[in-house]
Molecule: transfer RNA
Organism: Propithecus coquereli
RNA sequence: GUUUCCGUAGUGUAGUGGUUAUCACGUUCGCUUCACAUGCGAAAAGUCUCCGGCUUGAAACCGGACGGAAACA
Numbered sequence: 001g002u003u004u005c006c007g008u009a010g011u012g013u014a015g016u017g018g019u020u021a022u023c024a025c026g027u028u029c030g031c032u033u034c035a036c037a038u039g040c041g042a043a044a045a046g047u048c049u050c051c052g053g054c055u056u057g058a059a060a061c062c063g064g065a066c067g068g069a070a071a072c073a
Base pairs, nucleotide, nucleotide: 001072002071003070004069005068006067007066010025011024012023018056027043028042029041030040031039049065050064051063052062053061
């Protein structure tokens, strides 16, 4: 330099145009315990990387930017 793929809570993820954006781990609180662990219950934490467009409606579709990964050179 060319091509392809990816970007969603702290981490990893689901979500092919319509409910309050999903689940696991982690974190916090409560119960349980002498205490811890386990277990049970609850809560917090996302303006879905950014800008523009299409649409009644966009995390999703289209264009661009930025960042990351892989292959080739």